[in-house]
Context: one part of a larger RNA
């Protein structure tokens, strides 16, 4: 050196687990904001720091209501309190809420810097009243009538005021008053002051509107397509939007609107390429209609609610532990699930069933108020140029309109896919409507032939965190001693080291915080047999 064996070191795969998660079901809730949101600085404990809580009243003050023995949030100990005269906790409500942020008194390089008013407070001028003190008249005396001038004290009044305190002082807007004011006399318009009252900003999808691409795809590209999609801007709501026939439909009828299934890839469009792609009619789901209703007090009744009650097992064995196994019971409207030293209906929280307070949600009867409108002109409708409609200018109806023109008056006026007649069918140009449809940032409750730490959200752990980047952005890695820390006293060797060896806990320490199991890569050591 090289085989084998054997037993190690490294190392973190595999297995067991699961706080994290993903997708759903059912109900809730669909907003919060100048009464300053949403997010964030900086503060805040006895205690340096980070999380969480909280705001100079600062891990908290008050007050109502639960519960009834521990508490004084975690990492994370100590010192110091607290508590049956009911604390800690839990609902509920109310105070307090620093400074930035829409930020809004002015600036600003967020968490700062500079202001003015008026307010308390203090000090001060004049007054008024009260009280004491003096003076003068009066009485025998208590008293009582008058003045003056000083003190306190109260109020009312001028002015003044360094810090330091409280409020208020953006802007638009709409309404009220009130000063002022053109052209242009009166006046209106305008123009300021003030006083009220709203808006402004943020959020995950879903919804309406207004803009509007390219890539692709036609196997190239130009009308087309992708698509009114992405993506900007404006705007509301728990849903938006739409809606009460100037509709369809055909000799029978139907009878808002929305949404699903069928018609049906049909009929049609279409460089008749590629693609696009309805309706009418039928089946459903919901159903409501009308002109402010749906507005306002009551406030039964259910519904949530912090929380309350809640049944029934012992013995022996094995074990480090009993829930396990053996016997012999018990509950059961409760044998979902979870815990507890190993698999527990009957230890423990719980579950079934049962109760429950304020506040809050729905809202029943009753009562109050309010409305009850109106026949819609530069309109319909033509020219032109565009655009929506399945429909690319076509035989193009229809429906919006940039421009230009421009009716009728219910004896009238739309459409019915050029057009005309007939027949039918409806009445534009004014407005409101629940439901049934769409979405979940966010609550509770349950569920999974979902994950199970290189997987499940990026993030099971203090993560959008460390890191990167001038920014816009980008973005990890990291779970598991053990039932309990009983987390190794004491002694040795070594530097009062690291590391180890005894001794002790422990069921185990090859379970020692580099900790559960510990694969394989690499890397040795002991022996055995070759060279």
């Nucleotide at each position: 050196g090289g085989c084998g064996u054997u037993u190690g070191g490294u190392g973190g795969a595999u297995g067991c687990c699961u706080u994290g998660g993903c997708a759903g079901u059912a109900a809730g809730a669909g907003g919060c904001g100048a009464u300053g949101a949403a997010g964030g600085a900086c503060g805040u404990g006895a205690u340096a720091c980070u999380c969480u809580g909280c705001g100079a009243u600062a891990a908290g003050c008050c007050g109502g209501g639960g519960g009834g023995a521990g508490c004084c949030g975690a990492g994370a100990a100590u010192u110091g309190g607290c508590a049956c005269c009911g604390a800690u906790c839990c609902c509920c409500g109310g105070a307090u809420c620093u400074c930035c942020g829409a930020a809004u008194g002015g600036g600003g390089c967020a968490a700062c810097c500079c202001a003015c008013c008026u307010g308390a407070a203090u000090g001060u001028u004049g007054g008024u009243u009260a009280u004491u003190a003096c003076c003068g008249c009066u009485u025998c005396a208590c008293g009582g009538c008058g003045g003056c001038u000083a003190a306190u004290a109260a109020c009312c009044u001028u002015c003044a005021u360094g810090a330091a305190c409280a409020g208020g002082u953006a802007c638009u807007c709409a309404a009220g008053a009130c000063c002022u004011g053109a052209a242009u006399a009166c006046a209106u318009a305008g123009g300021g002051u003030u006083u009220u009252g709203a808006g402004a900003g943020c959020a995950a999808a879903c919804c309406c509107g207004g803009g509007g691409a390219a890539c692709u795809g036609a196997a190239a590209c130009a009308u087309c397509u992708a698509a009114g999609u992405a993506c900007c801007c404006g705007g509301a709501g728990g849903a938006a939007a739409g809606g009460a026939c100037a509709u369809c439909a055909a000799u029978a009828g139907a009878g808002a609107c929305u949404c699903c299934g069928u018609u049906a890839g049909u009929a049609g469009u279409g460089g008749c390429g590629a693609g696009c792609g309805a309706a009418c009619g039928c089946g459903g789901a919901c159903c409501a209609g009308c002109c402010g209703a749906a507005c306002c007090c009551u406030g039964a009744a259910c519904g949530u609610g912090a929380c309350c009650g809640g049944a029934a097992a012992u013995a022996c064995c094995u074990g480090g532990a009993a829930a396990g196994g053996u016997a012999u019971g018990c509950c059961a409207u409760a044998g979902c699930g979870g815990g507890u030293g190993a698999c527990a209906g009957c230890c423990c929280c719980g579950u079934a069933c049962g109760g429950g307070a304020a506040g809050c949600g729905u809202g029943a009867c009753g009562g109050g108020a309010c409305g009850u409108a109106u026949c819609a002109a530069g309109u319909a409708g033509g020219g032109c140029g565009g655009g929506a409609c399945a429909c690319g200018u076509g035989u193009a109806a229809u429906c919006c309109u940039g421009u230009c023109c421009g009716a009728a008056g219910a004896u009238c006026g739309g459409a019915g896919g050029a057009c005309c007649a007939c027949c039918u069918c409806c009445g534009a140009a004014g407005g409101c409507u629940a439901a049934g449809u769409a979405c979940u940032c966010c609550u509770u409750a349950c569920u999974g032939a979902c994950c199970g730490a290189u997987a499940g959200c990026g993030a099971a752990c203090c993560a959008g965190u460390a890191c990167c980047g001038u920014g816009a952005g980008g973005g990890a890695a990291a779970g598991g001693u053990g039932a309990a820390a009983a987390g190794c006293a004491c002694c040795c060797c070594g530097a009062c080291g690291a590391g180890g060896g005894g001794a002790g806990u422990g069921a185990a320490a090859c379970a020692g915080u580099a900790c559960c199991u510990g694969a394989a890569a690499c890397c040795g050591a002991g022996c055995g047999c070759c060279u």
RNAcentral holds the full RNA, with entries from Rfam. This is a predicted structure of a 531-nucleotide part of an RNA (large-subunit ribosomal RNA, domain I) from Roseivivax isoporae LMG 25204. NCBI's taxonomy places the organism under Bacteria, Pseudomonadati, Alphaproteobacteria, Roseivivax, Roseivivax isoporae. Its mean pLDDT, the model's own confidence on a scale to 100, is 83. Rfam family: Bacterial large subunit ribosomal RNA. Its family is annotated with ribosome and structural constituent of ribosome in the Gene Ontology.